[in-house]
């Protein structure tokens, strides 16, 4: 310097034009002399800016981060 992949909650992933789901952590409540396991319930996410469209996590563009190939 050229080409491709990824970017979703503290953390590991689901969906990929129409309300963004879980698991796991964390709070709280039962249980328990305590705590831990079990249960039940609660907040918590689309990397940044722009276009497409009624509507964008989703498809374009460009930046940033990163992984991986070629020189």
């Nucleotide at each position: 310097g050229g080409g491709u992949g990824c970017g979703u909650a503290g953390u590991u992933u689901a969906c990929u034009g129409g309300u963004a789901g879980a698991a796991u952590a964390c709070c709280g409540g039962c249980c328990u002399c305590c705590a831990g396991a079990g249960c039940c319930g609660g907040g918590g996410a689309a990397g940044g800016g722009g276009g497409u469209u009624c509507g964008a996590u989703u498809c374009c563009c460009u930046c940033c981060g990163u992984g991986c190939c070629c020189a």
Molecule: transfer RNA
Organism: Candidatus Pacearchaeota archaeon